[in-house]
Molecule: RNase P RNA; transfer RNA
RNA sequence: CGAGGUGAACAGGCGGCCGCGUGCCUUCCGGCAUGAGGAAAGUCCGGGCACCGCAGAGCAAGGGUGCCGGCUAACGGCCGGCGGAGGCGACUCCAGGGAAAGUGCAACAGAAAUAAACCGCUGAGGCUGGCCCCCGAGGUCUUUCGCCCUCAGUAAGGAUGGAAAGGCGAGGUAAGAGCUCACCCGCGGGCCCGGUAACCUGCCCGCGCUGUAAACCCCACCCGGUGCAAGAUGCGGGGAUCGCCGGCUGCUCGCUGCAUUCCCCGCGAUCGCUUGAGCCGGCCGGUAACGGCCGGCCUGGAUAGAUGACCGCCCAAUACAGAACCCGGCUUAUGGUCACGCUCGCACA
RNA sequence: UCCUCAGUAGCUCAAUGGCAGAGCAUUCGGCUGUUAACCGAAGGGUUGUAGGUUCGAGCCCUACCUGGGGAG
Numbered sequence: 001c002g003a004g005g006u007g008a009a010c011a012g013g014c015g016g017c018c019g020c021g022u023g024c025c026u027u028c029c030g031g032c033a034u035g036a037g038g039a040a041a042g043u044c045c046g047g048g049c050a051c052c053g054c055a056g057a058g059c060a061a062g063g064g065u066g067c068c069g070g071c072u073a074a075c076g077g078c079c080g081g082c083g084g085a086g087g088c089g090a091c092u093c094c095a096g097g098g099a100a101a102g103u104g105c106a107a108c109a110g111a112a113a114u115a116a117a118c119c120g121c122u123g124a125g126g127c128u129g130g131c132c133c134c135c136g137a138g139g140u141c142u143u144u145c146g147c148c149c150u151c152a153g154u155a156a157g158g159a160u161g162g163a164a165a166g167g168c169g170a171g172g173u174a175a176g177a178g179c180u181c182a183c184c185c186g187c188g189g190g191c192c193c194g195g196u197a198a199c200c201u202g203c204c205c206g207c208g209c210u211g212u213a214a215a216c217c218c219c220a221c222c223c224g225g226u227g228c229a230a231g232a233u234g235c236g237g238g239g240a241u242c243g244c245c246g247g248c249u250g251c252u253c254g255c256u257g258c259a260u261u262c263c264c265c266g267c268g269a270u271c272g273c274u275u276g277a278g279c280c281g282g283c284c285g286g287u288a289a290c291g292g293c294c295g296g297c298c299u300g301g302a303u304a305g306a307u308g309a310c311c312g313c314c315c316a317a318u319a320c321a322g323a324a325c326c327c328g329g330c331u332u333a334u335g336g337u338c339a340c341g342c343u344c345g346c347a348c349a
Numbered sequence: 350u351c352c353u354c355a356g357u358a359g360c361u362c363a364a365u366g367g368c369a370g371a372g373c374a375u376u377c378g379g380c381u382g383u384u385a386a387c388c389g390a391a392g393g394g395u396u397g398u399a400g401g402u403u404c405g406a407g408c409c410c411u412a413c414c415u416g417g418g419g420a421g
Stems, first nucleotide, its partner, number of pairs: 001345004005340004010335001012314005018308001020035006037320001041331002044329005049227004062223005067081005082096001083094004097218002102216002104212003118158002120154007130147002166184002169181003185208007194199001231271003234267007243258001245257004278297008350420007359373004367404001375391005397413005
């Protein structure tokens, strides 16, 4: 210098002027304070809260999660580790239980696709030798070899495939084969060094078993449902119910007023509503996620819905984008910047 | 503020995880005096996008994008 890796913070500041929401004060003119995000987004997970259901608990159905340990209110999140995969490397990625419980699927190609004799190799047979060649003057018989046919053995070799019956060598055999043996690989069981554990070091025994569970399924664990337009109060309208009540009327019926209880509808009029698993700083514990203690701070709350526009200076000041109950995550969108006792390559000293 | 379904050729739709097709439309040829109809042929696809599982994905899984429907 170039190409990368990982991590971090920021998302404009100050002033002027005109406006908007909320709170407080007010002498009713106004004044003061405060006012979006890292994702407010997608609504993909987990909770708080509210109502409904349930005596309480369990089972089934359905759905989800899936190496181990820890953190957390909880999680499918985070931290640390293990194993595997990728990369020269820094480092990154993994839905990462079970295929030895059962079922399904594996197109095409290939002899054969979860199990197999098409070719090849080997042996036996071929009757009145089935064929060819050679020898022989000709004929007949027998034997050997080659081809062909039939039967049998054989998975060492063979155009395939993602996957071909563990690999390689030696022995062995008619030819061969884990058929046997040594070494290696993989799987299961037992023991052992280390580790809380996943796992790992090594030994012994047995086996050689295809892949696929983001196919059905099995195992373990988790989950009641609906979402603030939940729900509560108040007001208004309608309906039903009810009464030693009132009115039309002296009585009955009817209508109606008031009150009781219940149902339905409407209305931000009020609550829920923002002080909360809150933020900032310091110290301590922990590798870390995180936790504990102390001190400080209050930081949007609308209900047709506020947070905007212009100018000047600094300046890289640009991007994605706007709260409607709240919080913890994940994912996606997005601008420039910085850091490194990180990596690789090239050049120079 | 929520719930739910879908995305395949220009349009409407098919397709057990195994070579992406049909009808209409378009183009060309035929038939006809000409056009339509009819007959024959051809072209046209990154299966919304990006990853993953698998030997193999339109199909299975995840995250986005777009559109439709519903509650209020």